[in-house]
RNA sequence: AACCCGAAAAGCCAGUCCUUUCGUGAGAUAGGUGCGGAAAGCGGCGGGUCUUCUGGACGAAGAUGGCCGAGCUACCGAA
Numbered sequence: 001a002a003c004c005c006g007a008a009a010a011g012c013c014a015g016u017c018c019u020u021u022c023g024u025g026a027g028a029u030a031g032g033u034g035c036g037g038a039a040a041g042c043g044g045c046g047g048g049u050c051u052u053c054u055g056g057a058c059g060a061a062g063a064u065g066g067c068c069g070a071g072c073u074a075c076c077g078a079a
Base pairs, nucleotide, nucleotide: 005077006076012037013036017032018031019030021028022027035066041072042071045069046068047067048064049063050062051061052060053059
């Protein structure tokens, strides 16, 4: 110094709920709160789940990165 790893400290993020605005909806933005997080950072690529349209879905358009896999990047530092 790098990889694996995750004790400590600093800093970081923010489930649920409440309020605001947007959306038919799943949900999203902002503020408060804080369950939790070592990628709970990034992007919907694959799968999953959910929503809308449709007589119907194996179709179409969407939502979710705090469901999983894979990809890219990253702070600090003992054993």